[in-house]
Context: one part of a larger RNA
RNA sequence: CCCUCGUUAAGGAACUCGGCAAAUUGACCCCGUAACUUCGGGAGAAGGGGUGCCUUCUCUGGUAAAAUUUUUUACAGAUGGAGCUAGAGGAGGCCGCAGAGAAAUGGCCCAAGCGACUGUUUAACAAAAACACAGGUCUCUGCUAAAUCGAAAGAUGAUGUAUAGGGACUGACACCUGCCCGGUGCCGGAAGGUUAAGGGAAGGGGUUAUCCAGCCCUUUCAUUGAAAGAGUUGGAGAAGCUCUGAACCGAAGCCCUGGUAAACGGCGGCCGUAACUAUAACGGUCCUAAGGUAGCGAAAUUCCUUGUCGGGUAAGUUCCGACCUGCACGAAUGGUGUAACGACUUGGGCACUGUCUCAACGAGGGACUCG
Repeated sequence: CCCUCGUUAAGGAACUCGGCAAAUUGACCCCGUAACUUCGGGAGAAGGGGUGCCUUCUCUGGUAAAAUUUUUUACAGAUGGAGCUAGAGGAGGCCGCAGAGAAAUGGCCCAAGCGACUGUUUAACAAAAACACAGGUCUCUGCUAAAUCGAAAGAUGAUGUAUAGGGACUGACACCUGCCCGGUGCCGGAAGGUUAAGGGAAGGGGUUAUCCAGCCCUUUCAUUGAAAGAGUUGGAGAAGCUCUGAACCGAAGCCCUGGUAAACGGCGGCCGUAACUAUAACGGUCCUAAGGUAGCGAAAUUCCUUGUCGGGUAAGUUCCGACCUGCACGAAUGGUGUAACGACUUGGGCACUGUCUCAACGAGGGACUCG
C1' cells in the first nucleotide's frame, strides 16, 4: 500500500451524476394513526409507551385429591374444591450503563412522471416506462367452419358450434373518443366501357391432279403441215393437306357507382378591423376530402430556452404550480384523470451515519523479507 471487517472527538450529505455504500429502524404487547379512496384500502401509516428478577394479591382457563351425598351398590353419578398447571392484571421490592441484555428480525414522510395491478423478458453488460394481462372495439367463420401444418392421406381448431373459434388494434377503472371516404385498402352493385384462354370462320398464302402457251427431240401420216409421245421453260389452277386468319360470342379483374376511419391515413394560408395602446369576438380572400373538437400543454414531446411568473433554497440549467408564443400534443399508433401497487425514474424533507471536512486506531488475510 491492497482486500475483508470493527470503533471514532466535533460537525452531519458540506461527499457525489446521484445518500452509491454504510449507518439508522427492527421482535412481541398496549395506545394512537392524516390526506386521499374504487370504501377493500392507505396502515406496521406517522408518532409514543412497555418488556428482567424476587415477594404477594386478584381474575380467567385446564386438570382434579380429600370430604359430603344419591341410588339401579358400581372401577357409578352429583356436590365440592386442596394441589399442580397455562396466562392476564395490581401492589411492593432488587440489580446492572444497558432487561426483546446474544443471534435473527421494516428506516420513515411529502410531491411528480410512467405503467392500473400479481406476473414475463435480453441464460452470461439492459428487469424497465418494454411484453403479457383482465376489460374494450373491429373483422372473418353456419361446421367437411374460418385459420394453420402437410404434394397427399391426415391432423390441429375441437370430441368445440357464434355466450364458440381465428385474426388485428387497444390495454383495470372513471369521464370520453370530434371532423374528413379525395388517395390507398376492404365491402356491396350491376347498366355501360375495356378484357384472356377458348369457340367461330369471311378472307389470304404454300403445295398440285389437270389445262394452256413457247422451245426442242423422236415416230407416223405426209407438199407447206397435222397427230401422238418424251424433255424443258412460263402461266392458270379444283379438291385434299397445310400455314395463317377479320367480324362475332366470351368470366373475374380494371374503369364506373355507392358504403366504410376502434381500416391505412389526414385534420390550412394571407389581409384588415373596437374612441390610449395592445389584442381581435368580427369581416374579406385563396385553397382543401376535411381544416385539430373536448382535454392536456416549455410535457419521457419546447428548437429558440436556464421562456416568463409564483413556490421551495442564503444561493435552484433539476423539481412543483401556473401562463400558452404547441419549432413539431391530441382523442383505442387512444385523450385526460386516477385509489392501490413498483428491486422503475425525478425533486424535497426528517432520522441516521467515516459519503465527506480529514483522517486516526485496531483485527484478520495479502503485498514485503527469509526459507
The part of an RNA shown here (large-subunit ribosomal RNA, domain IV) has 371 nucleotides and comes from a Candidatus Cloacimonadota bacterium. Its mean pLDDT, the model's own confidence on a scale to 100, is 86. Lineage of the source: Bacteria > Pseudomonadati > Candidatus Cloacimonadota.